[in-house]
RNA sequence: UCUCCGAAAGGGCAAUGCCGCGAGGCGGCAGCGCAAAACCGCGGGUUCGGGAAACGGAACGCCCGGUUGCCGAA
Numbered sequence: 001u002c003u004c005c006g007a008a009a010g011g012g013c014a015a016u017g018c019c020g021c022g023a024g025g026c027g028g029c030a031g032c033g034c035a036a037a038a039c040c041g042c043g044g045g046u047u048c049g050g051g052a053a054a055c056g057g058a059a060c061g062c063c064c065g066g067u068u069g070c071c072g073a074a
Stems, first nucleotide, its partner, number of pairs: 012034002016030006032061001038067003043064003046059003050055001
């Protein structure tokens, strides 16, 4: 110097509940949790709901994978 790890700091996201608005959704309060809980369902799997099946819908906060990203103690 580079790489891996990730303490601390500054922040970030927001399960779920409640409230408001006509629904979608948005906002407020509380905050399960997350170091990628950012994005991708036109990468693979899995699960859920509908259906006789075909099928197409949902979940990236189920896992793997891909792309990008703040800080950097020991």
The prediction has a mean pLDDT of 81. Predicted 3D model of a 74-nucleotide RNA (c-di-GMP-I riboswitch aptamer) from Desulfuromonas sp. NCBI's taxonomy places the organism under Bacteria, Thermodesulfobacteriota, Desulfuromonadia, Desulfuromonadaceae, Desulfuromonas. The model forms 94% of the base pairs in the Rfam consensus. It was read from a public genome assembly, where an Rfam model found it.